Bacterial RNase P class A from a soil metagenome, 376 nucleotides, folded computationally.
RNA sequence: AGCUGGCCGGGCGAUCGCGGGCGGGCGCUGUGCGUCCCGUCUGAGGAAAGUCCGCGCUCCACAGAGCACGGUGCUGGCUAACAGCCAGGCGGGGUGACCCGACGGAACAGUGCCACAGAGAAGUGUAGUGCCGCCGGGCGCGUCCUGGCGGCGAGGGUGAAACGGCGCGGUAAGAGCGCACCGGCGCGCCUGGCGACAGGCGCGGCCAGGCAAACCCCACCGGGAGAAAGGCCAAGCAGGGACGAGGUGCUGCUCGCACCGUCUGAGUCCCGGGUAGGCCGCUUGAGGCGUGUGGCAACACACGUUCGAGAUAGAUGGUCGCCCAGGGGCGGCGUUCUGCGCUGCCCCGGACAGAACGCGGCUUACAGGCCGGCUU
Numbered sequence: 001a002g003c004u005g006g007c008c009g010g011g012c013g014a015u016c017g018c019g020g021g022c023g024g025g026c027g028c029u030g031u032g033c034g035u036c037c038c039g040u041c042u043g044a045g046g047a048a049a050g051u052c053c054g055c056g057c058u059c060c061a062c063a064g065a066g067c068a069c070g071g072u073g074c075u076g077g078c079u080a081a082c083a084g085c086c087a088g089g090c091g092g093g094g095u096g097a098c099c100c101g102a103c104g105g106a107a108c109a110g111u112g113c114c115a116c117a118g119a120g121a122a123g124u125g126u127a128g129u130g131c132c133g134c135c136g137g138g139c140g141c142g143u144c145c146u147g148g149c150g151g152c153g154a155g156g157g158u159g160a161a162a163c164g165g166c167g168c169g170g171u172a173a174g175a176g177c178g179c180a181c182c183g184g185c186g187c188g189c190c191u192g193g194c195g196a197c198a199g200g201c202g203c204g205g206c207c208a209g210g211c212a213a214a215c216c217c218c219a220c221c222g223g224g225a226g227a228a229a230g231g232c233c234a235a236g237c238a239g240g241g242a243c244g245a246g247g248u249g250c251u252g253c254u255c256g257c258a259c260c261g262u263c264u265g266a267g268u269c270c271c272g273g274g275u276a277g278g279c280c281g282c283u284u285g286a287g288g289c290g291u292g293u294g295g296c297a298a299c300a301c302a303c304g305u306u307c308g309a310g311a312u313a314g315a316u317g318g319u320c321g322c323c324c325a326g327g328g329g330c331g332g333c334g335u336u337c338u339g340c341g342c343u344g345c346c347c348c349g350g351a352c353a354g355a356a357c358g359c360g361g362c363u364u365a366c367a368g369g370c371c372g373g374c375u376u
Stems, first nucleotide, its partner, number of pairs: 001375008010323007018043008026034003045352001049363002052361005057226004069222005074088005089103001090101004104217002110215002112211003129155001130152009139142001164182002167179003183207002185204008230280004239271005246260005287306008324350001326348010
């Protein structure tokens, strides 16, 4: 100067509040409940976030098979599962530590696309500049100019890419047209590896580009909705049924009065569905921590230990004091002097962000700090 792994992400105290559990008091329509009081315990994260994957759980749907649609895609392993993780292979980048890769079809199953430039961008491709042959014409008679027909893929030029590279032969000129070497591809065999794959030998001129995060093909996987899931209790109003001639208030009783009602039914009781509201779901779980064993590791197993929020319009906050990181200003001292170290005083000051059924991942945000390994 970098690469990489792990961890922390303010601490202590006082005080006033808020949510939850327990205990006590008080109140009430009283084995219960509470807008109340007291005490005590407890109360966000590494990402609680985005809601992008995968599960659990719940309800709905569901004969079987196929099609369609969507997803995944090197190999082996881990896992409840995954688009995750670990180990490896291959390819690419970097001097290196290390990082990145949707990485099945080696794109002759078929279809499609390849901007700009360029004559031509893909099937037996291209003649713009050129090379060569034949037949003519011209006059300046040449290593010249020019017309027609034909052959050519070598040189130049365009491009990200022009149908292997290079040499020799060959030819009118050329060309894997032939040959040697190199490279690629295919096939066969051998060796190593569970495998992806690697190494080696031989054969074949096979040399016809790239793109499948284009359609497509192949293999595997996939029902839908989510905690406002879902279950239980249940005022009032409306509905149904039974009884029903009285009922209510002043008023505790008698009388009286008023109002409602007497089959167009006051009132009482019952019924099912179910609104408001309440309860469960709800946090003990693929849980955390420690030790040991197996494994390179992810992880698994065994033993021990531990319980760490459950709100519902949503509590987890405010103030103060001391301290710890960190930053700035002024000054002093030292020094190898645009700096660094030590020190005094003052000021600022802790990022990103907040549970809402739970869990495993991924991704994104993050002031500052600690520890380890490695490279140049």
The model forms 94% of the base pairs in the Rfam consensus.
The prediction has a mean pLDDT of 79.
Its Rfam family is "Bacterial RNase P class A". By type it is a ribozyme.